A computed fold for a 125-nucleotide RNA, annotated as FMN riboswitch aptamer (RFN element). Rfam family: FMN riboswitch aptamer (RFN element). Rfam's curators write: The RFN element is a highly conserved domain that is found frequently in the 5'-untranslated regions of prokaryotic mRNAs that encode for flavin mononucleotide (FMN) biosynthesis and transport proteins. Model confidence (mean pLDDT): 80 of 100.
[in-house]
RNA sequence: CAAAUUCUUUGGGGCGUGGCGCAAUUCCACACCGAUAGUAAAGCCUAUGAACGUUCGCUUUUUGCGAAUGCCGAUCAGGUGAAAUUCCUGAGCCGACGGUACAGUCCGGAUGAGAAAAGAAUCAA
Numbered sequence: 001c002a003a004a005u006u007c008u009u010u011g012g013g014g015c016g017u018g019g020c021g022c023a024a025u026u027c028c029a030c031a032c033c034g035a036u037a038g039u040a041a042a043g044c045c046u047a048u049g050a051a052c053g054u055u056c057g058c059u060u061u062u063u064g065c066g067a068a069u070g071c072c073g074a075u076c077a078g079g080u081g082a083a084a085u086u087c088c089u090g091a092g093c094c095g096a097c098g099g100u101a102c103a104g105u106c107c108g109g110a111u112g113a114g115a116a117a118a119g120a121a122u123c124a125a
Base pairs, nucleotide, nucleotide: 004122005121006120007119008118009117010116016030017029018028019027031105032104033095034094035048036047037046038045043093044092052070053069054068055067056066057065058064075091076090077089078088079087097108098107099106
């Protein structure tokens, strides 16, 4: 130095204009947005997280917490290059659950949870 343990902090963006209508940031036209790690720089490659479901354990029960497990969207063409589904050019596509005139963008669970990132301390050859 690394590793390990503990603690602290950080840790998701986006509907503007017009149309129809009693009513739509939900429909229609255009608009806008893109968590974390890896890798030639990635919403659409490989993984992870959130959400939703099932089972088991703790809890008198509910709630809640923990563990296991299921589910989990979407990209191609050309160019450059040693290397790019990541860059450049062009054309596309995708987006949990509950509420409400049908929602990636509003409200809600959520002042939550969390992948992970940064810092500090301890230990030790």